Model confidence (mean pLDDT): 80 of 100. A computed fold for a 1507-nucleotide RNA from an uncultured bacterium, annotated as small-subunit ribosomal RNA.

[in-house]
């Protein structure tokens, strides 16, 4: 320091769980010894007994023993003791317990209005007096405790007087006034007292400040309560206490309630922070059987003291009285549990006393308990034949194991003996409970001393029997269903040890409440939203004061003890002594001033106003508009319409649908419109108008920090829904129909109410989502958008102005031209003025205004992408942050009960906020990853459909299976991939089964051993079914011997088609002859994986090209092998010759190898055509089966682990049975006929085989089967072997037939030891179903299906079955939308045993906890009210007592009682609270291998699925 567990692996996120250390412990199992501590955590439950506080005769009277004197005695006197009363001091400490107490407490660090016996120290003083009383003595009541009365009697016991140093009051002062004592001892000296004072010490009361539990399902409390006056009261401040007067006091910084609880030093644990705990020491505090009161005192409301009540217990003469172990031991009783009815005052303290001394269960001390904590021992050292024994074993060993026998030594302890302390203090002596102990010495003795828990991972340490989801284990995973290293048990191992182990609790680990040190988009976790914002919290920039945070410095204290350190002390060590430092707390004093604060002043950059302009479904409200739809009326018109997958409910001849027409009435607003815009969110759309918020730019005029955020509040807040009132067209919950379906309360149809829709009023919730709280700042970019704004270009235009020019109006001229005789007229030009009422057009310039498009900037707003960086499990986020800061808020801390109950608080209800527990799981949940899956989505591929041939399902018949029966009907196989399968051939045999009837070393192998001289084998004989059983013969030659052989016996084995294909080889079947499966290095990702194997062309193919973080290979494809079709060459013969043919060999040929056109861009490559070729695109068929599936099949072909049987599951024989027969399923044959059947003819053409226990010719019998002979052939030679369908020709003429041939009857043939159950085969006779086959299903794409026959294998015989041969030979494929089955890629998933998948709800049983309940019962803590005991104040007639003072006395003052009272415990009664227990029943909810209904949800889950 981690580690186990969710997953098929994976990251993350989240619980459980362990491994570590601890106790006042208990509990199992064991137990040797010595040291230190430590021991009723439960009933603050009751106690018997006996102890735990008494002392002082130097305070006092008085009894009394004893001993001395005197006395004649009674008596006296004097020592020395004891003793009950009076008296004094202590009985307030020590000792105990932890009930109550969240504050009258406790811890710290302060304060001022206080008292103090004893004890120091300082001052004054101690005179003179007097009346009692207890004890005693007498009487008297009482059972007892105890009292009562009458007499004596002292004192350091009471009580007046002086004195007054002092002390209190009164008073400004002078002063005045009140207040005291005891003695005793001593021969003295002198001591011990008292008294008043004053002062200290120490101890006690009191009072602030800070801190010190949970619980908001406890939100308001409080009437002596908060202040004040005046009184009262205390040692003292004060509501402390009573009157009055005032209304105030606390409180979300949690008041009042309610639950728990002594508190602190300290202890446990933790790196620390913390958590957690308060036993023993040590401080405080409360308590004493429950309550309550005072009294005495210096101190008490008094643990061993006193009154009352109450409840318990004891005595009792029944009248009455005692009593208080939570002191020490002891005892019942609880309880998982906790000691002796011991010793001593030796020491160390305390009271009392001059002392001496008494007196202390306070303490020393010993005893009991492994309670805990140290420390030591049980031996040390040799010893291998690695004994015996156990245990395992491959049978070879191997471990236990130098362990132990056995030799050699030693003495911690243990016995026995001998010494023998410290603790003892003082000048010295005596004094010691432990204790003759603790040590020291001899001496003897391996003798009395080891055990507990684990041994699958986690966690060190493993094998064997047994057991078989039983029994049992487990802390978590989880182990146990015949090989368990997880149960029991043994060996053996690991660990620790006088312990070990479990329970139980606390801390850690848990960074798993994160102050240090978490989080919240999808894993639990952002409020619906925000206006307006409370109180909080935080806060821009500059000066300046201050000094509260903060720093830093110095005193005080922070009690010893205990921690730490460091020297000592017991042999060491736990214990312990001494001393040192420190302690993060708390207070003072002093100084620092950068930050924060405060307070002053300023600033403008946050913020907020103001001016202008801007855009826009932002809100409200009024008021209008058109298209559809529907009804209403009205025309036209005439049989339907409507609806669906497909119907049908439905409308319509009373005239629907359709169309036209006019009208009503409600909702919703096409187009534009958009990823678009507006708004705090919800959410807003015809169009105008009117009131209204918000917003953005621009200018930079103003304020001058006015800000962020926001618990509580306060407004809003879809859609349903409620209430009152309106509407209601269209849609449509409920609800009626029709349909689908096993069922359909549904999806789909016809229909149709609330309810949508409008006012006003409730509700407060939604996947109210971007699952993304809000503010500021910072940090690469691209690119749209939408609003405002600059600037530039560039289109088009309007306005204005300024100017030409034409026109126009006058005036002049008159070059030129026409006319004319001259003139002068016209034309036309030119120049100048006027542009007045003016008009019109046309160009330039230039100004301005709005406007469109483009480009370039800037503000703001929404949006996209993204390997910038950056987070992030991971996806994904990335200037709109999930990035880097900061400030506020809200929320989480396994799932599931459950967002439920109860409770409160809100609503008219519905309901809604707030919000649990018990119980119960070890998960639950997120991201991504590989598959595998889909009634997902592309792409491809097969006789997979389709398109065509033909069968099968029907019939009879054979064969196989199932089920049934059976003495057995012998096993296996049994979805495809069992069912003419293993079986290539069950009559006996096989043979595995029944049944009967024999054998036990065995039908078969091997060893060993004794015995046998020959039995073996062969025959014969006898019973018998037979196996076999008894008997006999039967060799050989030497007579000896036993090597081998063969039998007998007996040991070892042997034998098993017994179990377990879910222990296995090995071998097969299936996916699938599908195109796939991986691997090396890189490179990508925290990872698991991914890339390569993807994409895009292409292939029968992961064939082969082209791209590419991949390059490269493997084992599959292909290709080598066989057959076949074509050729050359060789070679060969089975009558003979000749060519073929043919048979075998060894070659050759086909490669898209050539040309062409498309398809393309280069390539693969694919189609279309040609040449050329026997063959053309893998020429056709075969063999060959990747990486794995399917716990497939097979122990019955064989092998092989365990196991199981051995006079029986082995092994021999007869016989039977596998061949059974209602029935169901499979494959097959033969048929239902004319494309045929019969008969006849011609007689036509084959390949592949086979043959000496054989194939068998030719003759010959026989109707046939078949016989009889017997030729050839060991075989290209001979046989087998006439193929047949075909061809011709006749007949049949559509019928159960001249079809079909079962079934039977009869006679015969083979075969073989045997054909009775059970064999083929002839022949003659018979002549059944069948007339093409339901729903459904199968093969086949070319020499293929169809359809004809041969042959072989097994085989004595036995073939409708296989396994090959050949001979005639089609049909059809548009094409991939369906059905299957596969391949790839992509997607979705809650599957992973992987869709035959996962998985929900009622019901039904059972169990548990826990709510609700009529009720009931008990607690606790307060109210009213009644009644009040003691007690203390307080009153006080009448009445009872009294010794002090006064008085001569009487008698007074006084005091007390009695008596009334205020308060008040306990007790009563009464309505309520609050907590709890039990409760018929009721509802949920958890759980529980196989019980029902159905299929909701995971795929588009078959109606996407949620809220």
């Nucleotide at each position: 320091a981690g580690a186990g567990u969710u997953u098929g692996a994976u990251c993350a996120u989240g619980g459980c769980u362990c491994a570590g250390g601890a106790u006042g412990a208990a509990u199992g199992c064991u137990g040797g010894c010595g040291g230190u501590g430590u021991g009723c955590u439960u009933a603050a439950g009751g106690u018997a007994u006996g102890c735990a506080a008494g002392u002082c005769g130097a305070g006092c009277g008085a009894a009394u023993u004893u001993c001395g004197g005197a006395g004649c005695a009674a008596u006296c006197c004097g020592a020395a003791g004891u003793u009950a009363g009076c008296g004094g001091c202590a009985g307030a400490c020590g000792g105990g317990u932890g009930a109550g107490u969240u504050a009258u407490g406790c811890g710290u660090a302060g304060g001022a209005a206080u008292c103090u016996a004893c004890c120091u120290c300082u001052u004054a003083g101690u005179g003179g007096g007097g009346a009692a009383u207890a004890g005693c003595u007498c009487g008297c009541c009482g059972a007892a405790a105890g009292g009562c009365g009458g007499g004596a009697u002292a004192a350091u016991a009471c009580c007046g007087c002086a004195u007054g140093u002092g002390g209190u009051c009164c008073g400004c002062a002078a002063g005045g006034a009140c207040c005291a004592a005891a003695g005793c001892c001593g021969c003295a000296a002198g001591g011990c007292g008292c008294u008043a004072a004053g002062a200290g010490a120490g101890g006690a009361g009191c009072c602030u400040g800070c801190g010190u539990g949970c619980u908001a399902u406890c939100a308001g409390c409080u009437u002596g309560u908060u202040g004040g006056u005046a009184g009262g009261g205390u040692a003292a401040a004060a509501g402390c206490c009573u009157a009055c007067c005032a209304a105030g006091g606390c409180u979300a910084u949690g008041a009042c309630g309610g639950c728990u609880a002594g508190g602190g030093g300290g202890c446990g644990u933790g790196a620390g922070a913390g958590c957690g705990u308060g036993g023993c020491c040590c401080c405080c505090c409360a308590c004493a059987a429950g309550g309550u009161u005072a009294c005495u005192g210096a101190g008490a409301u008094a643990c061993g003291g006193a009154g009352c009540c109450u409840a318990c217990a004891c005595c009792u003469a029944c009248g009455g009285g005692u009593g208080g172990c939570a002191g020490c031991a002891a005892u019942c009783g609880g309880g998982a549990a906790u000691c002796g009815u011991u010793c001593g005052c030796a020491a160390u303290g305390g009271g009392g006393g001059a002392a001496a001394c008494c007196c202390u269960g306070a303490c020393g001390a010993c005893g009991c308990g492994a309670c805990a904590c140290c420390g030591c021992g049980u031996g040390u050292g040799g010893g291998a034949a690695g004994a015996c024994g156990g245990c395992c074993u491959u049978u070879g060993g191997g471990u236990u194991g130098u362990a132990a026998a056995c030799c050699a030594c030693u003495g911690u302890g243990g016995c026995g003996a001998g010494g023998g302390a410290a603790g003892a203090a003082u000048a010295a002596a005596a004094u010691g409970a432990c204790g003759g102990u603790a040590c020291c010495u001899c001496g003897c003795u391996a003798g009395a001393a080891a055990g507990c828990a684990c041994c699958u991972g986690c966690u060190a340490a493993c094998u064997a029997c047994g057991u078989g989801c039983c029994a049992g284990a487990a802390g978590c995973c989880u182990c146990g269903g015949u090989a368990a290293u997880a149960c029991g048990u043994a060996g053996g191992g690991u660990g620790c040890a006088a312990g070990c182990a479990u329970u139980a609790u606390c801390c850690g680990g848990a960074u798993u409440u994160a102050c240090u040190g978490g989080g919240c988009g999808u894993a639990a976790a952002g409020g619906g939203u925000u206006u307006c914002g409370u109180a909080g919290g935080c806060g821009g920039a500059c000066u300046a004061a201050u000094a509260a945070g903060u720093c830093g410095a110095u005193u005080c204290u922070u009690a010893a003890a205990a921690a730490c350190c460091g020297c000592g002390g017991c042999u060491c060590a736990a214990c312990u002594g001494c001393g040192g430092g420190g302690a993060u707390g708390g207070a003072c004093u002093c100084g620092a001033u950068a930050c924060u604060g405060u307070u002053a002043g300023u600033c403008u950059u946050g913020a907020g106003g103001g001016u202008g302009u801007g855009a826009g479904a932002g809100g409200u409200g009024a008021c209008u508009g058109g298209a559809a739809u529907u009804c209403u009326c009205g025309g036209u018109g005439g049989a339907g319409g409507g609806g669906u997958g497909a119907a049908a409910u439905c409308c319509g001849u009373u005239g629907a649908u359709a169309u036209c027409g006019a009208g009503a009435g409600g909702a919703a607003c096409g187009u534009c419109a958009a990823u678009g815009g507006c708004g705090a969110a919800a959410g807003c759309a015809g169009g105008u108008c009117a009131c209204u918020g918000g917003c953005a730019c621009a200018c930079u005029c103003c304020u001058g920090a006015c800000g962020c955020u926001c618990a509580u509040g306060u407004a809003c807040g879809a859609a349903a829904g409620c209430g009152u009132g309106g509407g209601u067209a269209g849609c449509a919950a409920a609800c009626c129909g029709g349909a689908u379906u096993a069922g359909a309360g549904a999806c789909c149809c016809g229909g149709g109410u609330a309810g949508u829709c409008c006012a006003c009023g409730c509700c407060g919730u939604a996947a109210a989502c971007a699952a993304u709280g809000g503010a500021u700042a910072c940090u690469a970019g691209a690119u749209g958008u939408c609003c405002c704004u600059u600037c530039c270009a560039c289109u088009a235009a309007a306005a204005g102005c300024u100017u030409u020019u034409c026109u126009c109006u006058u005036u002049u001229u008159a070059a030129a031209g026409c006319a004319u005789g001259u003139g002068u007229g016209c034309u036309u030009a030119a120049a100048a003025a006027g542009g007045u009422u003016a008009u019109u057009a046309a160009g330039a310039g230039c100004u301005u205004u709005g406007a469109g498009u483009g480009g370039a900037g800037g503000g703001g707003g929404u949006g996209u992408c993204g390997c910038a960086a950056g987070c992030u499990a991971a996806c994904g986020c990335g200037u709109u942050a999930a990035g880097u800061a900061u400030c506020c808020c809200g929320c989480c801390u396994g799932g599931g009960u459950a967002g439920u109950a109860c409770g409160g608080c809100c609503g008219c209800a519905a309901g809604g906020c707030u919000a649990a527990a018990a119980c119960u799981c070890a998960a639950a949940g997120g991201a991504a990853u590989u598959g595998a899956c889909g009634g997902g989505g592309a792409a491809g591929c097969g006789c997979a459909c389709a398109a065509c041939c033909g069968g099968u399902g029907g019939a009879g018949c054979a064969u196989g299976u199932g089920g049934u029966u059976u003495a057995a009907u012998u096993c296996g196989a049994u979805a495809c991939g069992a069912a003419g399968c293993g079986a290539a051939g069950u009559a006996c045999c096989u043979u595995a089964c029944c049944u009967g009837g024999g054998u036990u070393u065995g039908a078969c192998a091997u060893g060993c051993a004794a015995c046998u001289g020959c039995u073996c084998a062969u025959c014969c004989c006898a019973a018998g079914a037979a196996a076999c059983u008894g008997g006999g013969a039967c060799u050989c030659u030497u007579u000896c011997g036993a090597a081998g052989g063969u039998g007998u016996u007996g040991c070892a084995c042997a034998g098993c088609u017994g179990c377990u294909g879910c222990a296995u080889g090995g071998c097969u079947g299936u996916c699938g002859u599908c195109a796939g499966c991986u691997c090396g290095u890189g490179u990508c990702g925290u990872g698991a994986g991914a890339c390569g194997u993807c994409c895009g062309c292409u292939u029968a193919a992961g064939u082969g090209c082209g791209g590419u973080a991949a390059c490269g290979a493997g084992c599959g494809c292909a290709a080598c092998c066989c057959c076949u079709g074509c050729u050359g060459c060789g070679u060969g013969u089975u009558a003979c010759a000749u060519a073929u043919u043919c048979a075998c060999g060894c070659g050759g040929g086909a490669c898209u190898g050539c040309c062409u056109u498309a398809c393309a861009g280069c390539a693969a490559g694919u189609a279309g055509g040609g040449a050329g070729g026997a063959a053309g695109g893998a020429g056709g068929g075969g063999a060959c089966g990747a990486c794995g599936u399917c716990a497939a099949g097979u122990c019955a072909g064989c092998a092989u682990g365990g196991c199981g049987c051995u006079u029986a599951c082995a092994c021999c024989c007869a016989g039977g049975g596998c061949u059974a027969c209602a029935c169901a399923c499979a494959u097959c044959c033969u048929a239902c006929a004319a494309u045929g059947g019969c008969a006849a003819g011609u007689a036509a053409c084959a390949a592949c085989g086979g043959g000496u226990u054989g194939c068998g010719a030719g003759a010959g019998g026989g109707u046939a089967a078949c016989c009889u002979u017997u030729a050839g052939c060991c075989a290209a030679u001979c046989c087998u072997u006439c193929a047949a369908a075909c061809c011709u020709u006749g007949c049949c003429u559509c019928a159960g037939u001249u079809c079909a041939g079962a079934u039977u009857g009869g006679g015969g043939g083979c075969u073989g030891c045997a054909a009775c159950u059970c064999g083929c085969c002839c022949c003659c006779a018979u002549g059944a179903a069948g007339u093409c086959g339901g729903a459904a299903u199968c093969g086949g794409u070319a020499g293929u299906a169809a359809u004809c026959g041969c042959a072989g294998g097994u085989c004595a015989g036995c073939a409708g079955a296989c396994u090959g041969c050949g001979g005639u030979g089609a049909a059809u494929a548009c094409g991939u939308u369906c059905u299957c089955g596969c391949u790839u890629c992509u997607u979705g998933u809650a599957c992973a045993c992987a869709c035959u998948g996962c998985c929900c709800g009622u019901c039904a049983a059972g169990c548990c906890a826990g709510c609700a309940a009529a009720g009931u019962u008990g607690g606790c803590a307060g109210c009213g009210c009644c009644c009040g005991a003691a007690g203390c104040g307080g009153g006080u007639g009448u009445c009872c007592u009294a010794a002090a003072c006064c008085g001569c006395a009487a008698g007074g003052a006084u005091a007390g009682g009695c008596c009334c009272u205020u308060c008040u415990a306990a007790g009563g009664c009464g309505a309520g609270g609050u907590c709890a227990g039990c409760g018929a029943u009721g509802a949920g909810g958890a759980c529980u291998a196989a019980g029902u209904c159905g299929u909701a949800a995971c795929a588009a889950g078959g109606u996407a699925a949620c809220c």

Record summary: Rfam family: Bacterial small subunit ribosomal RNA. Gene Ontology terms of the family: structural constituent of ribosome and ribosome.